[in-house]
RNA sequence: GUGGAUGUAGUUCAGUGGCAGAACGCACGACUGUGGCUCGUGUAACGCGAGUUCGAUUCUCGCUUUCCACC
Numbered sequence: 001g002u003g004g005a006u007g008u009a010g011u012u013c014a015g016u017g018g019c020a021g022a023a024c025g026c027a028c029g030a031c032u033g034u035g036g037c038u039c040g041u042g043u044a045a046c047g048c049g050a051g052u053u054c055g056a057u058u059c060u061c062g063c064u065u066u067c068c069a070c071c
Base pairs, nucleotide, nucleotide: 001070002069003068004067005066007064010024011023012022013021018054025043026042027041028040029039030038047063048062049061050060051059
């Protein structure tokens, strides 16, 4: 350089055009003599820009991160 894949919460992953979710984690509380377990409440995310659409995490284009193959 060419082709392909990939990017969603602190982490691991769902989500095939119509309210962004789960588990673990973290904070507070309940329970307990203390801690752990368990339970309750909360916390926080669509890589960046543009386009299509009434509406985009989702479709299209460009850039970019990471990975794979070729050279």